[in-house]
RNA sequence: ACGGACCUCUGGAAAGCCGGGUGCCGCGAGGCGCCCGCACCGACGGAGUAAGCGGGCCGGGCGAGGGUUCCGCGAAUCUCUCAGGUCACGGGACAGAGGGGGGCCA
Repeated sequence: ACGGACCUCUGGAAAGCCGGGUGCCGCGAGGCGCCCGCACCGACGGAGUAAGCGGGCCGGGCGAGGGUUCCGCGAAUCUCUCAGGUCACGGGACAGAGGGGGGCCA
């Protein structure tokens, strides 16, 4: 000087302030929690997967090119929406700044 885990700060999208039931709070309007229903979102998490690689099988000399709707490995910001989420708060993939640890050099 540089990279990762970790710590601090910062930025950070999408989609119903939906309907019903119930408990609590409240003078009331309403608010909060839980349950049910329908409609949605993808960027906690999770799942699926291409090329390619390896193996099996076919074929061929017992070989090399080769073939294969067989098996395994193999990525996501793609896909699925299980989970999560759909005013705000909070969370948030990812990104930036700072710190810090180890090693090496002077």

The RNA shown here (Glycine riboswitch aptamer) has 106 nucleotides and comes from Elioraea sp. Yellowstone. The sequence is in RNAcentral, with records from Rfam. NCBI's taxonomy places the organism under Bacteria, Pseudomonadati, Pseudomonadota, Alphaproteobacteria, Elioraea.